Model confidence (mean pLDDT): 83 of 100. The RNA shown here (c-di-GMP-I riboswitch aptamer) has 75 nucleotides and comes from a Methylococcaceae bacterium. It was read from a public genome assembly, where an Rfam model found it.
């Protein structure tokens, strides 16, 4: 540094829903609650999707790609 996992172990995140609350809205954040994940952890870099107060800007990292980072075993 590779490589292979989520099993031997230790955990760890939370989707649809639903209640508040914020926003014009897509959608967000707290709580409950688990659909699934193996980076579901992070970043709009480039796509693509949604919004829109529309030729601006928002918004989705659980849409793809790509960059950093991270556990555990084995070399």
């Nucleotide at each position: 540094g590779a490589a292979u996992g989520g099993u031997a172990a230790a955990g760890c995140c939370a989707a649809a829903c639903u209640u508040a609350u914020u926003g014009u809205g897509a959608a967000a954040u707290a709580a409950g609650g688990a659909c699934g994940g193996a980076a579901a952890g992070c970043u709009u870099c480039a796509g693509a999707g949604c919004c829109u107060g529309u030729u601006g800007g928002g918004u989705u990292g659980g849409c793809u790609g790509a960059g950093c980072u991270g556990c555990a075993u084995u070399u």